Predicted 3D model of a 91-nucleotide RNA (SAM riboswitch aptamer (S box leader)) from Pseudonocardia oroxyli.
Its Rfam family is "SAM riboswitch aptamer (S box leader)". From the family's description: The SAM riboswitch is found upstream of a number of genes which code for proteins involved in methionine or cysteine biosynthesis in Gram-positive bacteria.
It was read from a public genome assembly, where an Rfam model found it.
RNA sequence: CAGCCAUCCUGAGCGGCCGAGAGACCCGGCUCGUCGACGCCGCAGCAACCCGCAGACCCCUGCAGGGUGCUCCUGCCGGGAACGAUGGGGG
Repeated sequence: CAGCCAUCCUGAGCGGCCGAGAGACCCGGCUCGUCGACGCCGCAGCAACCCGCAGACCCCUGCAGGGUGCUCCUGCCGGGAACGAUGGGGG
């Protein structure tokens, strides 16, 4: 980087830095933001996709040590594109 499989109406915040936009792209809405959003870092938390541990064992159930991921609004809503994000195993 392209592709395959699975998931995307649940859940989870406080500090420090930055300084004007952010919510993937486009359109129409809507929401958040100098009472500092978004982003980055620290700690914490949520969750349970993979590894691990346990339940005799596949399935399944649980734990949460490790690897991710996530912590405003249903992937914010609708439409378009058949798009985007996360995980896993391969190329």